[in-house]
Molecule: transfer RNA
Organism: Deltaproteobacteria bacterium
Order: sequence, then C1' cells, then structure tokens
RNA sequence: GGGGCGUUAGCUCAGAGGUAGAGCAGCGGACUUUUAAUCCGUUGGUCGCGGGUUCAAUCCCCGCACGCCCCACCA
Repeated sequence: GGGGCGUUAGCUCAGAGGUAGAGCAGCGGACUUUUAAUCCGUUGGUCGCGGGUUCAAUCCCCGCACGCCCCACCA
C1' cells in the first nucleotide's frame, strides 16, 4: 500500500429501513436465622465520528477513526 471482518447498555452479544432488545452486572423487593441460590420488579444507550439517500437510517451509500485477520512491498 491492497483486501476482508468488526465498532449497539458497565460486560458479552442480538437486531439487516418504521424509531433499540436479551443474558450477565447494578438497584429495590419476596423467600431464608443470615448469606448464597431461586423468583418478581426496575434503572441504564448522542447505535464509533462526519456527510449522503429516504417521508423515515443502528440498518443502504461515501469518507474518516479505532481493533482484529490475510496479502503485497521495503529493510
């Protein structure tokens, strides 16, 4: 330098045009002598950044940033 994949809640990940969810974690409660486990409820998001398309973008297109992988080149 060329190509591919990824970036969404504190963490691990879903969601593939109609306005964002699960598990774990956190908080409150039930149960228990207490803790753990189990069960119920609940908080939490500029969807990496900027632009474009669209009535509407996490989703499609372009650029950039960061991470991982492959190839090429130089020494």